[in-house]
Context: one part of a larger RNA
RNA sequence: UGAUGAACGCUAGCGGCAGGCUUAACACAUGCAAGUCGAAGGGCAGCGUGGGGAGUGCUUGCACUCCCUGACGGCGACUGGCGCACGGGUGAGUAACACGUAUGCAACCUGCCCUCCACAGGGGGACAACCUUCCGAAAGGGAGGCUAAUCCCGCGUAGAUGUCUCUGGGGCAUCCCGGAGACAGGAAAGGUUUCGGCCGGUGGAGGAUGGGCAUGCGGCGCAUUAGCUAGUUGGCGGGGCAACGGCCCACCAAGGCGACGAUGCGUAGGGGUUCUGAUAGGAAGGUCCCCCACACUGGUACUGAGACACGGACCAGACUCCUACGGGAGGCAGCAGUGAAGAAUAUUGGUCAAUGGGCGGGAGCCUGAACCACCCAAGCCGCGUGAAGGAAUAAGGCCCUAUGGGUCGUAAACUUCUUUUGUCGGGGAACAAAAGCGGGGAUGUAUCCCUGUCCGAGUGUACCCGAACAAAAAGCAUCGGCUAACUCCGUGCCAGCAUCCGCGGUAAUACGGAGGAUGCGAGCGUUAUCC
Numbered sequence: 001u002g003a004u005g006a007a008c009g010c011u012a013g014c015g016g017c018a019g020g021c022u023u024a025a026c027a028c029a030u031g032c033a034a035g036u037c038g039a040a041g042g043g044c045a046g047c048g049u050g051g052g053g054a055g056u057g058c059u060u061g062c063a064c065u066c067c068c069u070g071a072c073g074g075c076g077a078c079u080g081g082c083g084c085a086c087g088g089g090u091g092a093g094u095a096a097c098a099c100g101u102a103u104g105c106a107a108c109c110u111g112c113c114c115u116c117c118a119c120a121g122g123g124g125g126a127c128a129a130c131c132u133u134c135c136g137a138a139a140g141g142g143a144g145g146c147u148a149a150u151c152c153c154g155c156g157u158a159g160a161u162g163u164c165u166c167u168g169g170g171g172c173a174u175c176c177c178g179g180a181g182a183c184a185g186g187a188a189a190g191g192u193u194u195c196g197g198c199c200g201g202u203g204g205a206g207g208a209u210g211g212g213c214a215u216g217c218g219g220c221g222c223a224u225u226a227g228c229u230a231g232u233u234g235g236c237g238g239g240g241c242a243a244c245g246g247c248c249c250a251c252c253a254a255g256g257c258g259a260c261g262a263u264g265c266g267u268a269g270g271g272g273u274u275c276u277g278a279u280a281g282g283a284a285g286g287u288c289c290c291c292c293a294c295a296c297u298g299g300u301a302c303u304g305a306g307a308c309a310c311g312g313a314c315c316a317g318a319c320u321c322c323u324a325c326g327g328g329a330g331g332c333a334g335c336a337g338u339g340a341a342g343a344a345u346a347u348u349g350g351u352c353a354a355u356g357g358g359c360g361g362g363a364g365c366c367u368g369a370a371c372c373a374c375c376c377a378a379g380c381c382g383c384g385u386g387a388a389g390g391a392a393u394a395a396g397g398c399c400c401u402a403u404g405g406g407u408c409g410u411a412a413a414c415u416u417c418u419u420u421u422g423u424c425g426g427g428g429a430a431c432a433a434a435a436g437c438g439g440g441g442a443u444g445u446a447u448c449c450c451u452g453u454c455c456g457a458g459u460g461u462a463c464c465c466g467a468a469c470a471a472a473a474a475g476c477a478u479c480g481g482c483u484a485a486c487u488c489c490g491u492g493c494c495a496g497c498a499u500c501c502g503c504g505g506u507a508a509u510a511c512g513g514a515g516g517a518u519g520c521g522a523g524c525g526u527u528a529u530c531c
Stems, first nucleotide, its partner, number of pairs: 002530003006527005013383005019376002026339003030336003035082003040079002043075002047073003050069008089294003099218007108211002113207007121155001123153003130145006161184010190199003220266003227257003232254004237249003269291004273284004296317005319330004347373001349372003355369001356367004386417004396408005421472001423467005431458001436453008475520005480501002486515005496503002
């Protein structure tokens, strides 16, 4: 000099784009952040419609009130399906196959999606909701009775798979890929319809996607850490797993690692990248993307295609809260927000309009993901604070060699012009494409095309046009050398300055003020850190 997720001091007009707890992985009030499907099901608490009955008003066919009725639109709670393993946060732990890169799996899994083949026959059962009832302050729980399904379970059939026999081919050590036969052997679910279909179900083969495992190499400080290790290293046999493996177990052997740094201690999420530098290199890993790990602390499994699961469960612990003292409830490192810590870091905002996700046939619902808006000069970029003319070089300040000269200074005044931003008035977007619904058409019959309709949080925003007025908009630091910029006054080793060298003890260009100058400019300096 450059750089920063910065902070502090002085100052401050506007816009765009990006950014915003680096500290206590400290504790959290409140609200929201994961639901959806009635086209799986039984039902009917609430709302509406229809039907029936009773009553009131009474204009005699309407209005209102009550009761019954799931018949209909729908639907709280319940059964069931899918999702909740994504998305979002954080960096505590981890020096490790965690990450990066390159390979391997002849040792593996993969819901939803795509392609292909085959199938869906016939039975049975239970548990919620509901009803009755009991216990409890509550959270909640118990008992009895009824019931549906795409809930659960047998039977039949089935080309997966396993064993045996025969047989073809290949390789990478264990082996791998086929063909035929026999035996064993495991399925299924319906719903809706405009009756054309559509959405689903089961088994198998392949694909795609996502994961799992193994290995080579790479990336840190200390040797003032030199020895470490008993499931330790290997084998045989088993268990377990999607799968290999001391992953686990019984037995056997005595191995395995280490000066090419084992072990220990300290520190640390890794990478793409970022900063600096001519390079080599050095430093960093915030925002964005990929991977990993974690979810109050520790442990455990359940469900599931997938978790050992942030807003699931159980146990233990610390803490907080409720309690009728018997017992219960909770987990912001989601978005806001609060306290605390700190030099320090924002709103308890709007919308699902777009993009994306979940569910659904769809309409749609949910979405603090996301898109927007608010706050903050905390960064980068852009614009402005006027332009041209104008000398009595005015007054005034400051300086001097002082009747005078220099400087602030064309600066001001004054004249003419412009109006960016800002103010006022008027107009006014793009982001919207689809999907759906209505109509029409084409063929390849479930897709496409045409057309109409519906849908914008931001927003009356961006932007455009017009009007008036130079009007509303400049500071900060420095001036001894390094280093661009000098005089006067005050002070008198005092007060003070200062990165360094050093200045100040009576003429201080170095302290304080003034005038002037220099640098940068909506910023300028200081501090911290890196090169």
The prediction has a mean pLDDT of 85. Predicted 3D model of a 531-nucleotide part of an RNA (small-subunit ribosomal RNA, 5' domain) from an uncultured bacterium.